[in-house]
RNA sequence: GCCGCUGUAGCUCAAUUGGUAGAGCGAUGCUUUCGUAAAGCAUAGGUUAUCGGUUCGAGUCCGAUCAGUGGCU
Numbered sequence: 001g002c003c004g005c006u007g008u009a010g011c012u013c014a015a016u017u018g019g020u021a022g023a024g025c026g027a028u029g030c031u032u033u034c035g036u037a038a039a040g041c042a043u044a045g046g047u048u049a050u051c052g053g054u055u056c057g058a059g060u061c062c063g064a065u066c067a068g069u070g071g072c073u
Stems, first nucleotide, its partner, number of pairs: 001072007010025004019056001027043005049065005
């Protein structure tokens, strides 16, 4: 330099043909216990990498950029 893949909660990942962004772990609180752990219940936590476009509506489609990663040279 060329061709791909990935980017969503603190971490690991979902989200069906474009139609209310969720789960597990973790965090916090409560219950339970003499106390801790475990267990149960609840709560909080998101500019879906950035910018723009299409659309009534975009995590999803299109373009550019950035970061990471694989292959080729």
Annotation
This is a predicted structure of a 73-nucleotide RNA (transfer RNA) from a Phycisphaerae bacterium. The RNAcentral record of the sequence draws on ENA. Rfam family: tRNA. The coordinates come from a structure-prediction model, not an experiment, and the mean pLDDT is 80.